[in-house]
Context: one part of a larger RNA
RNA sequence: GGACGAACGCUGGCGGCGUGCUUAACACAUGCAAGUCGAACGGUAAGGCCCCAGCUUGCUGGGGUACACGAGUGGCGAACGGGUGAGUAACACGUGGGUGACCUGCCCCGCACUUCGAGAUAAACCUGAGAAACUGGGUCUAAUACCGGAUAGGACCGCACCGUGAGGGUGUGGUGGAAAGUUGAUCGAUGUGGGAUGGGCCCGCGGCCUAUCAUCUUGUCGGUGGGGUAAUGGCCUACCAAAGCGGCGACGGGUACCCGGACUGAGAGGGUGGACGGACACAUUGGGACUGACACACGGCCCAGACUCCUACGGGAGGCAGCAGUGGGGAAUAUUGCACAAUGGGCGGAACCCUGAUGCAGCGACACCGCGUGGGGGAUGACGGCCUUCUGGUUGUAAACUCCUUUCACCAUCGACGAAUGUGUUCUGACGGAAGAUGGAGAAGAAGCACCGGCUAACUACGUGCCACCAGCCGCGGUAAUACGUACGGUGCGAGCGUUGUCC
Numbered sequence: 001g002g003a004c005g006a007a008c009g010c011u012g013g014c015g016g017c018g019u020g021c022u023u024a025a026c027a028c029a030u031g032c033a034a035g036u037c038g039a040a041c042g043g044u045a046a047g048g049c050c051c052c053a054g055c056u057u058g059c060u061g062g063g064g065u066a067c068a069c070g071a072g073u074g075g076c077g078a079a080c081g082g083g084u085g086a087g088u089a090a091c092a093c094g095u096g097g098g099u100g101a102c103c104u105g106c107c108c109c110g111c112a113c114u115u116c117g118a119g120a121u122a123a124a125c126c127u128g129a130g131a132a133a134c135u136g137g138g139u140c141u142a143a144u145a146c147c148g149g150a151u152a153g154g155a156c157c158g159c160a161c162c163g164u165g166a167g168g169g170u171g172u173g174g175u176g177g178a179a180a181g182u183u184g185a186u187c188g189a190u191g192u193g194g195g196a197u198g199g200g201c202c203c204g205c206g207g208c209c210u211a212u213c214a215u216c217u218u219g220u221c222g223g224u225g226g227g228g229u230a231a232u233g234g235c236c237u238a239c240c241a242a243a244g245c246g247g248c249g250a251c252g253g254g255u256a257c258c259c260g261g262a263c264u265g266a267g268a269g270g271g272u273g274g275a276c277g278g279a280c281a282c283a284u285u286g287g288g289a290c291u292g293a294c295a296c297a298c299g300g301c302c303c304a305g306a307c308u309c310c311u312a313c314g315g316g317a318g319g320c321a322g323c324a325g326u327g328g329g330g331a332a333u334a335u336u337g338c339a340c341a342a343u344g345g346g347c348g349g350a351a352c353c354c355u356g357a358u359g360c361a362g363c364g365a366c367a368c369c370g371c372g373u374g375g376g377g378g379a380u381g382a383c384g385g386c387c388u389u390c391u392g393g394u395u396g397u398a399a400a401c402u403c404c405u406u407u408c409a410c411c412a413u414c415g416a417c418g419a420a421u422g423u424g425u426u427c428u429g430a431c432g433g434a435a436g437a438u439g440g441a442g443a444a445g446a447a448g449c450a451c452c453g454g455c456u457a458a459c460u461a462c463g464u465g466c467c468a469c470c471a472g473c474c475g476c477g478g479u480a481a482u483a484c485g486u487a488c489g490g491u492g493c494g495a496g497c498g499u500u501g502u503c504c
Stems, first nucleotide, its partner, number of pairs: 001504004006500005013371004018366001019364002021329001026327003030324003035076003040073002043069002047067001048065008083282003093206007102199002107195006114188001115149003124139005155175008181187001208254003216244002220242001222240006258278003261272001263270002284305005307318004335361001337360003343357001344355003374404004384395004408445001410440005418431001448493005453474003460487004470475001
């Protein structure tokens, strides 16, 4: 000198664009953050509509409809999106490869098929138990729920051929494996081949400190058989063998999410990983599996621990490192806001619905950028202040005064783009009556902070008297202090200026 997720002191006009718990991965009141589909299904709790009856003339009762829909069965989603960085020195990440050792719902392209049946069950009704959470029994019913049969060029096993380091491909025989309807919509279901996308696993290389850590390891290193997985493999197991790593730092200890990047620097390098983007890990602590194309699953389940809450003492409920918000910790970090209008996501044929993702608004000079706080003229160089050798000097064209201007802010009126939806028409804006435009009034509403001994731009007076203080270093102060305090003057920067901290 530059930089900052900064803090502190003094000060503070406007706008744009960003950014804001770095500490306790501490504990959390309250609300919201994942639903949707009636074009899968049985139905009808509430509302609408239609019919009938009663009358109190707009209400009650009954029936129907399915406009619609509480609860329920079923499907898809809930593994995305959002948060945090505790753990992790590791194939976690980065980069480059391998997979003849693999998987991939929804989407796209192709081929084939979509056949015949069966029995349940929720809701509902009846009846129990319980304070509650919740739950038992009985009767009935539906499906794109579940099950069986038929058929099928895939799968498995045997054989043959091509090919390979290897589980790749083709042919043939055997075993043996599907489906779902509702309808007239550009909906679906099943088998299979290919694509796309997303992932799993493996390998080379790369990136912290410590030797006051020198030896470490028994599923340990390798093999065979088996198990397990989508898949390789000590991943697991039985047996056999005795190996494997290490001064090119094993093992241990400490610290730490990694990267693209951003900072600094002429570069080499150094330090860093907040915001944004990619990967990973985690979801009160530890463990476990279930469902599923995908999880060992933040707002799912089970067990154990700690904690909090309810209880009729028998038993139950909970998990903000989602968005707000609260307490606590701290030098320190925001609103219990608006909207799905846009972008994107889930479901749906669609209309819609849901979406604290997102878009916006609010708060904070926290950072960066822009603008303003007026411009021209104006000397008796006014008054006042300060200094003075008492003549004057300086503040100073500064003010007053005069002539102008009106950015921004203020008032009034008008007022967008962002809006696109296969096509046509119509509609749809949270922000927001915000930006912007036109008109209006009046210099009107808007300047501070640090420093002035040298480094380092900027000096005098008074007060103080090694006191009180200052100080980044040198140092200053003991009676004329340009160094302390105040004033005048000056210098620097300016809605900021200084101080502290950290990095180069």
The part of an RNA shown here (small-subunit ribosomal RNA, 5' domain) has 504 nucleotides and comes from an uncultured bacterium. The full RNA is in RNAcentral, with records from Greengenes. Its mean pLDDT, the model's own confidence on a scale to 100, is 84. It matches the Rfam family "Bacterial small subunit ribosomal RNA".